[in-house]
This record gives sequence, structure tokens and C1' cells, in this order.
RNA sequence: UAUCCAUCCCGAGCGGCCGAGAGAUCUGGCUCACCGACGCCGCGGCAACCCGAGCGCCGGGUGCUACCGCCAGAAUCGAUGGGAG
Repeated sequence: UAUCCAUCCCGAGCGGCCGAGAGAUCUGGCUCACCGACGCCGCGGCAACCCGAGCGCCGGGUGCUACCGCCAGAAUCGAUGGGAG
């Protein structure tokens, strides 16, 4: 990243910084948010996929850590992992 495959049920927090919106996009809702959301960093945690292995209860690579991808509709939709260019 135009692409292939799989998954999107469940699970998992604190501290610091920042300062107004955020929940991918649009519409209609709903929820969170100066009692500081969202985002970033640190330390934890969860366990989806992949790798190694003494075959694992261990280690590593990403990922994730509000709400069914928050709900519904729309789309050649979005996100994550692995493979391929």
C1' cells in the first nucleotide's frame, strides 16, 4: 500500500504532559468531556495474529487497554494481524 486471507463477541489501568473537543467518513441519534475527555509519554495490564523454543505454563514482534466497528443507514467503508508485491 492497489492486493490476498483471517478477525472485529469477550478481555484489559494508573501517573505525567497537553488544553477542547472526541467516538475513522457522511446523515440521524446516543455516549464521554475543563471533576480535563481526545492525543502523546512512562509503567502496568489484556490476549487477536505471527515468530522462536527445552513443545510451554517461557521469551520475542506488532496490536489492543469507554460504550457490540457506540447504534442505524450509506460505501469499491474502517481497524488489527499475517502473507505477498